[in-house]
Context: one part of a larger RNA
């Protein structure tokens, strides 16, 4: 733009994509079968490969503004306590995220026509014959069914709701001026989104994000000071002190203020 008013939310599904793999073992049953050796259809259960898909409870990885330990150096006048660099300086642990080596779960049953093939009834052509009239079965295969996208399917679908029947002017073509659903623009975010854009929540009649309290998680016993030892260093104050993303609460800070496009509807 366009689906012949303008909108918001819900939907329908031509149609297009995925997806369809497979082994072992046990039961039926040391059964039909077969002289024995050996060994079944048919049914019903476990358990795998390989491959997809979510996910992060558990096991792991990874975790540059988390905790502690601990080398060299420089610096905060000194002890003590710290910060700066040294690959994050090394080192042990780690939340949240993302993530396999981790967890769950999928190939299915089901219906339909049908191949190859079995058949029933059955004439031409007294017999025979599955076909010529008619009637059945049958395959990991077609078409569904199962999961995604889909109305630009111009054939442009469907439902529900919401919105205008003021004012003046005028050449009755038409003009301007108001109201108006909703929409963007702007702002503040997003660990349900993401390169950008979009997309979601939000914009004071607010818990969006940051801050603060608070709890949770992690580190592992903080500084000070007191005892105790010549002293390193232990010990008690004390599960201490600090702790990124995690839960909840609080308007302190930031979301101000504005402005624009919007249907001549019968």
């Nucleotide at each position: 733009c366009g689906c012949a008013g303008g909108a918001a939310a819900c939907u329908u599904g031509a149609g297009a994509a995925g997806g369809g793999c497979u082994g072992u073992c046990c039961c039926u049953a040391u059964u039909a079968c077969g002289a024995g050796a050996g060994g079944a259809c048919c049914g019903g259960g476990a358990u795998g490969g390989a491959c997809g898909a979510a996910c992060c409870u558990c096991u792991g990885g990874u975790g540059u503004g988390u905790c502690a330990g601990u080398u060299g150096u420089u610096c905060u006048g000194c002890c003590a306590a710290g910060a700066g660099c040294a690959c994050c300086g090394c080192u042990g642990a780690u939340u949240a995220g993302c993530u396999a080596c981790g967890u769950u779960c999928g190939g299915g049953a089901g219906u339909g026509a049908u191949a190859a093939c079995c058949g029933c009834u059955g004439a031409a052509a007294g017999c025979a014959u599955c076909c010529a009239a008619g009637c059945g079965g049958g395959a990991a295969g077609c078409a569904u069914g199962c999961u995604u996208c889909a109305a630009g399917a111009u054939g442009a679908g469907g439902u529900u709701u919401c919105c205008a029947u003021g004012g003046g002017g005028u050449u009755u073509a038409c003009c301007c001026c108001g109201a108006g659903a909703g929409g963007c623009u702007c702002c503040c975010a997003g660990c349900u989104a993401g390169a950008c854009u979009a997309c979601u929540g939000g914009g004071u009649u607010g818990a969006u994000a940051g801050g603060c309290c608070g709890g949770a998680u992690g580190u592992g016993g903080a500084a000070g000071u007191g005892c105790g030892g010549u002293a390193a260093c232990g010990c008690a104050u004390g599960g201490a002190g600090c702790u990124g993303a995690c839960c909840g609460g609080u308007a302190c800070u930031a979301a101000u203020a504005a402005g624009c496009c919007g249907a001549u509807a019968a």
Predicted 3D model of a 266-nucleotide part of an RNA (large-subunit ribosomal RNA, domain VI) from a metagenome. The prediction has a mean pLDDT of 81. It matches the Rfam family "Bacterial large subunit ribosomal RNA".